[in-house]
Predicted 3D model of a 556-nucleotide part of an RNA (large-subunit ribosomal RNA, domain I) from a Candidatus Omnitrophota bacterium. The organism belongs to Candidatus Omnitrophota, within Bacteria. The full RNA is in RNAcentral, with records from ENA. Rfam family: Bacterial large subunit ribosomal RNA. Its mean pLDDT, the model's own confidence on a scale to 100, is 83.
Context: one part of a larger RNA
């Protein structure tokens, strides 16, 4: 110094057990919240109160209804001091209050802070001083005023009043529009892909978009979404890489509907005009809404048919937000302690699960089944009420969505990259036609079918999951499993945008070790005592190994 062994409540926290939390998934629910001031935060409020929680100067709580029934004053012990069978405390529902910042909105500002005016009230002789309430801003309705351009009036505009309505937050989610890349791949790269994808804005709802044919066909169907085929076809494509359809056919679910013109009243008004009137325009009611055209108009003729997606009321019942009833084991033995043996029972529409000093159907809680609302919601949904709805003939006079339709440049969308390129959008430019009429049927023509744009709404059947609640799990079990089982978006780190952790476990029950010794009135100890254990003693469940001390042997 160095190996080997032994020991050691030295270290150190791995293993084994455990589970408060996590992960999946599937279900029902809900799908918003806000100027009546969210979200989200500041500061506060407790007899002793820092922290979570939870409340708001009525601050650990106040009020009424309900439920519920013996103990409560959170996590949290102790003390103090109290409430409570005149029903606390608890759980649900409906109220009240609810400082300040926050869209914040009276100005203003380094958010939770300053400073104002109004009007009421208190207060003062009178100010001052306080309480309370009010005052932003843009849209918009009405009513009052002022009033151009243009003489009047009338509009525009503008002022002030009293109503209304918007604003911001939420899920990195689902939807609808705007605007829009590169990486990538083509084995390079420009067209093309990647993609109308991500980014960012806008803007809705529980869905949302779509929708009742100027559609596809070429038999003939008969709004829209969604699947599933079709079909990786047809297609398109530096005919590369890749891109990629539709109708049919089989399902899910089904629902059709209202302006607008023509025409008619009713008001109000322009212009012509001596006047009688005529010739417009608004705006409000009727009356129409269609493609074997339909309607206006003339006529004939029914008093009632069916419906309705909810306006309106609104029963019963379902349900959601506390709840209740709820069967059936005793004894003996081991043992620290029975649920374990072992003996005799018992109950089951209940033998799912939990937990109780080990392992319990019958100790607890519950479980099957059964039951329940003062209040506050949902949901239903006969009848009522309200809306909606019909037919023949005739005539060819009117009317059937206009700077649109087309078409010519230029782009974009369509599976379709210009291409034989229809078809759909539209920016510039030209510009019809109204039923003898227009669009479509992939250049374009014909014949032939089919539809009626240039307005406008509409459940359901396919999307999502922030949130509540209920179940599962050949899912994790503390370096796992959420970042977080614990005061976690905390603690710490960074000007800031942001990064972002460690930490679980005495015991059945604190019975947490009275008392005495050592010692610095110590640390940590020896005893004693408690407990089944204290080698469970709180640096506490089991206690691995690297280390470290101690002793022994043995090498040099």
């Nucleotide at each position: 110094a160095g190996u080997u062994u032994a020991u050691g409540a030295a270290c150190g926290g791995a293993u084994g057990a455990c589970u408060u939390g996590g992960u999946u998934a599937g279900g029902u629910g809900a799908g918003g919240c806000u100027a009546u001031g969210a979200a989200g935060g500041a500061c506060g409020g407790g007899g002793u109160a820092a922290g979570c929680a939870c409340c708001g100067a009525u601050a650990u709580g106040u009020u009424c209804c309900g439920g519920g029934g013996a103990g409560c004053a959170g996590c949290a012990a102790a003390c103090a001091u109290g409430c409570u069978u005149u029903g606390a405390u608890c759980c649900g529902g409906a109220a009240a209050u609810c400082u300040c910042c926050g869209a914040a909105u009276g100005g203003g500002g380094c958010a939770a802070c300053c400073c104002a005016c109004c009007g009421u009230a208190g207060g003062u002789u009178a100010u001052a001083c306080u309480a309370c309430g009010g005052u932003a801003u843009c849209c918009u309705g009405c009513c009052u005023u002022u009033g151009a351009a243009u003489a009047a009036a009338a509009u525009a505009a503008g002022a002030g009043g009293c109503g209304g309505g918007a604003a911001g937050c939420g899920a990195u989610a689902c939807c609808g529009g705007g605007c829009g890349a590169a990486u990538u791949g083509a084995a390079a790269c420009a067209u093309c892909u990647a993609a109308g994808u991500a980014c960012c804005c806008c803007g809705a709802g529980g869905a949302a978009a779509a929708g009742a044919a100027a559609u596809c066909a070429c038999c003939g169907a008969g709004a829209u979404u969604c699947c599933c085929c079709c079909a990786g076809u047809a297609g398109c494509g530096g005919c590369g890489a890749g891109c990629g359809a539709a109708a049919a056919g089989g399902g899910a679910a089904c629902a059709g509907u209202c302006u607008a013109a023509a025409c008619c009243u009713u008001u109000u008004u322009u212009c012509c005009g001596c006047a009688a009137g005529g010739a417009g325009a608004a705006a409000a009611g009727g009356g129409g809404u269609u493609g074997c055209g339909g309607g206006a108009c003339c006529u004939c003729a029914a008093u009632g048919u069916g419906g309705g997606a909810u306006u309106g009321u609104u029963a019963a019942g379902g349900g959601a937000u506390a709840g209740u009833a709820g069967a059936a084991g005793c004894a003996u033995c081991u043992g620290g302690a029975a649920a374990g043996a072992u003996g005799c029972g018992u109950c089951a529409u209940a033998g799912a699960g939990a937990g109780u000093g080990a392992a319990a159907g019958c100790c607890u809680c519950g479980u099957a089944u059964a039951u329940u609302a003062a209040a506050u919601c949902c949901u239903g949904a006969a009848g009522c009420a309200c809306c909606c709805u019909a037919g023949g003939g005739g005539u060819a006079u009117c009317c059937c969505a206009a700077g649109u339709a087309a078409c010519a440049c230029g782009g974009g969308a369509c599976a379709c990259g210009g291409g034989a390129a229809a078809u759909c959008c539209u920016g510039u430019g030209u510009g019809a036609a109204u039923c003898a009429a227009g669009g479509c049927c992939g250049a374009c023509c014909a014949c032939g079918g089919u539809c009626u744009a240039a307005g406008a709404c509409u459940a359901a059947a396919a999307a999502c999951u922030a949130c509540a609640c209920c179940u599962a799990a050949a899912c994790c079990g503390a370096u796992a499993g959420u970042g977080c089982a614990c005061a976690a978006g905390u603690a710490c780190c960074g000007u800031g945008a942001g990064g972002g952790a460690a930490a679980g476990u005495u015991g059945a029950a604190a019975a947490g070790a009275a008392c005495g010794c050592c010692g610095g009135u110590g640390a940590g100890g020896c005893g004693a005592g408690u407990g089944a254990a204290a080698u469970a003693g709180a640096a506490c469940c089991u206690g691995a190994a690297a280390u470290c001390a101690u002793a022994a042997a043995c090498u040099u």